[in-house]
RNA sequence: UCCCGGGUAGAUUAAUGGUAGAUCGUUGGACUCUGGAUCCAAAGGUCUUGGUUCGAAUCCAAGCCCGGGAG
Numbered sequence: 001u002c003c004c005g006g007g008u009a010g011a012u013u014a015a016u017g018g019u020a021g022a023u024c025g026u027u028g029g030a031c032u033c034u035g036g037a038u039c040c041a042a043a044g045g046u047c048u049u050g051g052u053u054c055g056a057a058u059c060c061a062a063g064c065c066c067g068g069g070a071g
Stems, first nucleotide, its partner, number of pairs: 001070007010024004018054001026042005047063005
C1' cells in the first nucleotide's frame, strides 16, 4: 500500500428498514442478627461525519480503531 472481517451498556452478546433487548456486573430497596443466596426497581449503549429514506444499529460514501491475509 491492497484485500477481507469486525466496532451496540462496565463485560459477553441479540435486534425483517419501524418503541435498541437479554445475561452477568453496578446502584437503591425488600428479606437476614450480619453476609451470601433470593426477590423488586433503577441507571447505563448503536465508533465518527455525511448521504438515501416518511423512518437507519441495519442500506450507501468517506474517515478512525481492532484483528486476519497478500506484497

The RNA shown here (transfer RNA) has 71 nucleotides and comes from a Patescibacteria group bacterium. The sequence is in RNAcentral, with records from ENA. The source organism's lineage runs through Bacteria and Bacteria candidate phyla.